[in-house]
RNA sequence: GACUCAUCACGAGCGGCGGAGGGAACGGCCCGAUGAAGCCCGGCAACCAGGCUGAGAGGCCCAGGUGCCAAGUCCGGCAGAAUGCCAAUUCUGGAAGAUGAGAC
Numbered sequence: 001g002a003c004u005c006a007u008c009a010c011g012a013g014c015g016g017c018g019g020a021g022g023g024a025a026c027g028g029c030c031c032g033a034u035g036a037a038g039c040c041c042g043g044c045a046a047c048c049a050g051g052c053u054g055a056g057a058g059g060c061c062c063a064g065g066u067g068c069c070a071a072g073u074c075c076g077g078c079a080g081a082a083u084g085c086c087a088a089u090u091c092u093g094g095a096a097g098a099u100g101a102g103a104c
Stems, first nucleotide, its partner, number of pairs: 001104001003102006013041001015040003021031003026076003042069003047065002050061004073096001078093006
């Protein structure tokens, strides 16, 4: 890097360093000197690993490998449906993306 499967409405700091950017891309809309990114500490969760239990499905424990800590994956783009005061709104699915696991 392309592929397969699962999940994506929950949760997580009044800390230190740092100094202007950040929210994947695009279009929006936001966050940011009342301090962004990044690093450290702290925390959340429990996909994998490990332990106990169970016929199995599953349940419990732990926290070693990841991951995560504004807004639903912040919202939209494509398709369908409903409503409509014809601007839009809502719902379902998809696309794209993220994370984990697997197999290349």